This is a predicted structure of a 101-nucleotide RNA (SAM riboswitch aptamer (S box leader)) from uncultured Dialister sp. The source organism's lineage runs through Bacteria, Bacillati, Veillonellales, Veillonellaceae and Dialister. The prediction has a mean pLDDT of 85. Of the family's consensus pairs, 97% are formed in the model.
[in-house]
RNA sequence: CUCAUCAAGAGCAGCAGAGGGACUUGGCCCGAUGAAGCUGCAGCAACCAUUCCGUAUAGGGAAAAGGUGCUAAUUCCAUCAGCAAAGUGCUGGCAGAUGAG
Repeated sequence: CUCAUCAAGAGCAGCAGAGGGACUUGGCCCGAUGAAGCUGCAGCAACCAUUCCGUAUAGGGAAAAGGUGCUAAUUCCAUCAGCAAAGUGCUGGCAGAUGAG
C1' cells in the first nucleotide's frame, strides 16, 4: 500500500501499585472490593494453515493439534459530511484494530 472483517462470543489466579477505555475535544464509564503492565492457566472466535463438497482462484460445510488475534460497555458514544427530524435517530467518511498478501 491492497483486500476482508469490526452489533456476536469468551476470565480466573500470582506479581505489581494508580491509573485506564488509541489520538484532539466533549460525554459517559471502569478502577484500593486493586487500573496499566508482566506471568501462568483457562476460554472465545475461526483470519491463515488443515480437511470435505464443488470444474473452480466462486461459494459452502467440518474440526480446533499449529501461526496470529481476542476475553467490560457497538471500535463505549460523539468529533467530519449528509439525510430525516427533534435536541434524537439513520447512513456514509476519516481514523484505528486484527488477519492475509